[in-house]
Molecule: SAM riboswitch aptamer (S box leader)
Organism: Micromonospora okii
This record gives sequence, structure tokens and C1' cells, in this order.
RNA sequence: ACCUCAUCCAGAGGGGCAGAGGGAUACGGCCCGACGAAGCCCCGGCAACCACCCGCGCGCUCGACGACGAGCGGCACGGACAGGUGCCAAUUCCGUCCCCGCCGCAGGGUGCGAUGCGGGGAAAGAUGAGAG
Repeated sequence: ACCUCAUCCAGAGGGGCAGAGGGAUACGGCCCGACGAAGCCCCGGCAACCACCCGCGCGCUCGACGACGAGCGGCACGGACAGGUGCCAAUUCCGUCCCCGCCGCAGGGUGCGAUGCGGGGAAAGAUGAGAG
């Protein structure tokens, strides 16, 4: 790399170097960008996937008639987070494929739609954890 699972309408930007692109990919749309894009560095922040810790509840064992106490275990919830990542324009910027509803046109009881709107799903992608 491939595979599995979870999440993706929330949140969070300043400075320096740099110098024309950027929003994953293709197409279309729409945006961002010389009031400075990508990239790199510094600082700051957000979040809480993993790890850790605390609180409360839970289970087991021991002691006790019992209230309860001690030890161990454990994960859901809440908090915290100085460790491992991640992230800090716009829903993953939106659409593309499928389904449903609305709508429009024909028509007569079914079709059609390079259109538009809304909803759901998929695919793809991103991130984390795992597996290998």
C1' cells in the first nucleotide's frame, strides 16, 4: 500500500521566510489569493481518536449480622489533558452515481427532463484506532 471499524452541518489564527497559485483527484460550479496562494519555520489555539489521571456509578474478593471499610478489575458517562496524532475559510465548499418527494412539459393515466429545489443512501476522500 491493501483490509476492518469509528467519525466527518460543531470548534479553533497570528507572525517570519517565500512569491503565484490554492480549495485531494477529473469535469462543472462557486469561492480564496499581490490587503500575499502553495510550501517551510515559530508561536498561539481547537478538539478529545489513542494513551494517562481524577470524580461518580459498576463488578469481584476479603473482613463485618449490617451500615461500611480495604484491595483488585473494568468500561459507559462527566471532567482534565503537560504524552502520540489530528485540525484551525466556506458541510469533506457544492454537484457528478442510485432512490424518494416537489416542480416543469407532454399527455392521458403513463412517459420525459444536459433544468431547478429538498431529503436519504452510495462511491471517493480525510483523520484516528486496529489488523497485517